[in-house]
Background
The prediction has a mean pLDDT of 88. This is a predicted structure of a 95-nucleotide RNA (c-di-GMP-I riboswitch aptamer) from a Syntrophobacteraceae bacterium.

RNA sequence: AGUCGAAAAGGGCAAACCACGCCGAAAGGGUGGGGCGCAAAGCCACUGGCCUAAACCCUGAGUGAUUCUCAGGACAUGGCAGCAGGGUUGCCGGC
Numbered sequence: 001a002g003u004c005g006a007a008a009a010g011g012g013c014a015a016a017c018c019a020c021g022c023c024g025a026a027a028g029g030g031u032g033g034g035g036c037g038c039a040a041a042g043c044c045a046c047u048g049g050c051c052u053a054a055a056c057c058c059u060g061a062g063u064g065a066u067u068c069u070c071a072g073g074a075c076a077u078g079g080c081a082g083c084a085g086g087g088u089u090g091c092c093g094g095c
Base pairs, nucleotide, nucleotide: 002095003094004093005092012038013037017033018032019031020030022029023028036082042088043087044086046085047084048083049080050079051078057073058072059071060070061069062068
């Protein structure tokens, strides 16, 4: 330096679920508890995928009205790195 993760040491992270006069429209995130799992379950939304749909836009209804309100549709510019690929950094050990 490359590759691999059988055993070991010191450790690390933390799913579901629970709590919070925490953030957010939501998805989701944060903090504390918890511990299913994880050798990158460290970091990055670049590609595919998935989740959400506030604003804008479209349609309809109400309205004197192009405003406003309500209902429906579509949409990522919002998310998921613990969906996969890719990028990047890295502990211990074997070869």